Molecule: transfer RNA
Organism: Bacteroidales bacterium
RNA sequence: GGCCCCAUAGUCUAACGGAUAGAACGGGAGAUUCCGGAUCUCCAGAUCCAGGUUCGAUUCCUGGUGGGGUCA
Numbered sequence: 001g002g003c004c005c006c007a008u009a010g011u012c013u014a015a016c017g018g019a020u021a022g023a024a025c026g027g028g029a030g031a032u033u034c035c036g037g038a039u040c041u042c043c044a045g046a047u048c049c050a051g052g053u054u055c056g057a058u059u060c061c062u063g064g065u066g067g068g069g070u071c072a
Base pairs, nucleotide, nucleotide: 001071002070003069004068005067006066007065010025011024013022018055027043028042029041030040031039048064049063050062051061052060
C1' cells in the first nucleotide's frame, strides 16, 4: 500500500428499514437486616464522526477516524 471484518450504556452484548434502542454485569435509591452480604422493587445511563438515499436509518451507500485480520 491492496482487500476483508468490526465500532451501540462504565463493561460484555441484542435489534426483518418502522419497538419508548432490549438485556446482563456494574452504579444509585428503597425494602429486608442489629450491621453487612444475599434477595426483592424501582431509577439513571448508549448507536464513532460527516454527508447521502428514504416518508422513516442502529440497520443501506460514500468518505473519514479508531481497532482487528490477511496478502504483499